[in-house]
RNA sequence: UUCUUAUCCAGAGAGGUUGAGGGACUGGCCCUAUGACACCUCGGCAGCGGAAUCCUUCGGAGACUGUGCCAAAUCCAGCAGGCAUAAAUGCUUGGGAGAUAAGAA
Numbered sequence: 001u002u003c004u005u006a007u008c009c010a011g012a013g014a015g016g017u018u019g020a021g022g023g024a025c026u027g028g029c030c031c032u033a034u035g036a037c038a039c040c041u042c043g044g045c046a047g048c049g050g051a052a053u054c055c056u057u058c059g060g061a062g063a064c065u066g067u068g069c070c071a072a073a074u075c076c077a078g079c080a081g082g083c084a085u086a087a088a089u090g091c092u093u094g095g096g097a098g099a100u101a102a103g104a105a
């Protein structure tokens, strides 16, 4: 990097350095000099994998650990269909794209 599978309306922030962008892409909308993004320190969350040990055993819990995460539903939509509507638009089903984990090449 590619493929497969699973999940994505839950959860969890302070300090320091720096100084203008950021939220993947496009549109919208939003965050941001009351300091964005990034990095560092400490703290936290608990999704997937491993797991000492415990309960007693088709199982459950689980310190710790690998990885991930800590504005907004993956912030919302994007493609196709269904329903409602005069329309705008709303609701809904599936898909695409993306992210994370595990496995494989």
Base pairs, nucleotide, nucleotide: 001105002104003103004102005101006100007099008098013042014041015040016039017038021031022030023029025078026077027076028075043070044069045068047067048066049065050064053061054060055059074097079094080093081092082091083090084089
This is a predicted structure of a 105-nucleotide RNA (SAM riboswitch aptamer (S box leader)) from Neobacillus niacini. Of the family's consensus pairs, 94% are formed in the model. It matches the Rfam family "SAM riboswitch aptamer (S box leader)". Its family is annotated with regulation of gene expression in the Gene Ontology. The coordinates come from a structure-prediction model, not an experiment, and the mean pLDDT is 85.